[in-house]
RNA sequence: CCUGUAGCUCAGUGGUUAGAGCGCUCACCUCGCAAGUGAGAGACCUAGGUUCGUUUCCUGCCAGG
Numbered sequence: 001c002c003u004g005u006a007g008c009u010c011a012g013u014g015g016u017u018a019g020a021g022c023g024c025u026c027a028c029c030u031c032g033c034a035a036g037u038g039a040g041a042g043a044c045c046u047a048g049g050u051u052c053g054u055u056u057c058c059u060g061c062c063a064g065g
Stems, first nucleotide, its partner, number of pairs: 001065004007022004015052001024040005046060004
């Protein structure tokens, strides 16, 4: 100096439901498995500050590079 968002890899925005791919679970399909189709679960490092309102802006801490 940069980064920190789902199990992993990454988007994203001051307010409305935080999304994608892979993965996971269930169902359908199949003699069975895989593939395919449909559905579902799952996340903003942490503590403050600013603000009507912060995952987003500011500061510190922590972790990684």